[in-house]
Context: one part of a larger RNA
RNA sequence: CUGGGCGUAAAGCGCGUGCAGGUGGUUCAUUAAGUUGGAUGUUAAAUCUCCCGGCUUAACUGGGAGUUGUCGUUCAAAACUGGUGGACUAGAGGACGGUAGAGGAAGGUGGAAUUCCGGGUGUAGUGGUGAAAUGCGUAGAUAUCCGGAGGAACAUCAGUGGCGAAAGGCGACCUUCUGGACCGCUCCUGACACUCCAACGCGAAAGCUAGGGGAGCAAACGGGAUUAGAAACCCCGGUAGUCCUAGCUGUAAACGAUGUGAACUUGGUGUCGGUGGGGUAAAACCUAUCGGUGCCGAAGCCAACGCGAUAAGUUCACCGCCUGGGGACUACGGCCGCAAGGUUAAAACUC
Numbered sequence: 001c002u003g004g005g006c007g008u009a010a011a012g013c014g015c016g017u018g019c020a021g022g023u024g025g026u027u028c029a030u031u032a033a034g035u036u037g038g039a040u041g042u043u044a045a046a047u048c049u050c051c052c053g054g055c056u057u058a059a060c061u062g063g064g065a066g067u068u069g070u071c072g073u074u075c076a077a078a079a080c081u082g083g084u085g086g087a088c089u090a091g092a093g094g095a096c097g098g099u100a101g102a103g104g105a106a107g108g109u110g111g112a113a114u115u116c117c118g119g120g121u122g123u124a125g126u127g128g129u130g131a132a133a134u135g136c137g138u139a140g141a142u143a144u145c146c147g148g149a150g151g152a153a154c155a156u157c158a159g160u161g162g163c164g165a166a167a168g169g170c171g172a173c174c175u176u177c178u179g180g181a182c183c184g185c186u187c188c189u190g191a192c193a194c195u196c197c198a199a200c201g202c203g204a205a206a207g208c209u210a211g212g213g214g215a216g217c218a219a220a221c222g223g224g225a226u227u228a229g230a231a232a233c234c235c236c237g238g239u240a241g242u243c244c245u246a247g248c249u250g251u252a253a254a255c256g257a258u259g260u261g262a263a264c265u266u267g268g269u270g271u272c273g274g275u276g277g278g279g280u281a282a283a284a285c286c287u288a289u290c291g292g293u294g295c296c297g298a299a300g301c302c303a304a305c306g307c308g309a310u311a312a313g314u315u316c317a318c319c320g321c322c323u324g325g326g327g328a329c330u331a332c333g334g335c336c337g338c339a340a341g342g343u344u345a346a347a348a349c350u351c
Base pairs, nucleotide, nucleotide: 004322005321006320007305008304012319014202015201016200017199021195022194023193025088026087027086028085029084030083031082033081034080035077036076037075038074039073040072041071043069048066049065050064051063052062053061054060091192092189093188094187095186096184097183098182099181103178104177105176106175107174108173109172110154115149116148117147118146119145120144121143125136126135162170163169207248208247209246210245211244212243216242217241221237222236223235224234259318260317261316262315263314264313267296268295269294270293271292272291273290274289275288276287277286278285300307301306324351325350326349333344334343335342336341
């Protein structure tokens, strides 16, 4: 390279937007670049194949013929691909009318609880554990009632429920701004599409810079226990951090360990959002259908486990990735970063 693969054996980029590139619906005409056929030229020698010979044979070697194909010229064909021109509506997009929603941003408001502060009642314990102790408490704690402060998070509703292009993620209530999705049938555009190296953007937690904030929790740290020891698990404290604003970092078992889009392939049963028909006073309910989200399973697939219309089935388009274990999510170099580090990524050696 050909090939074979990527749920769990090595392997799907964390996710998107997306130029180039690759690929591309139905139909008519035309063209003849690809494609196909004929003719012709070329395809050095050696090599290769066939035939005939020479060394005893073979290897080796002499002679002759051939040499798919490629390429050039030329004649022709027109199905397919491409080009050009025209048409279409099943893909895609738009308009209109509805629907659901923790989708995003900013501002405001609320109640419960913890803690702290002030005051009242009240007296000796409280707290914590397997058991204790450190701790707190006669300077009046714990408990209980009233008032106040402040920060963070939003119980119940709550659901294999919803939303999000996707991932990260998004749950009190109200207002403003704002993105998308789904359904319906009527209309409009008329292939405008799919994928995507690079590039660009988003991206949990922890961490970093600057300025705020700090109730609870809590790395580090201090103490008490446990223990042979205890750098821990348990307990009492407790600082960064957790929160906000502006920037940086760019990684996760960023997981469905399953790239995106499209088509096709028996069923059953829940649930969420629509629509049509039946049913009802209205519902419930029945039925058909579209879009999501689950479970069980036919065929098929799979090493098995399992997957099974939300495929890991049957196919197509495009991208990414893998090629024995260790060395090595490393070294060196490049790029990025304030740093921590990230990204790209070997070899010797060894089994």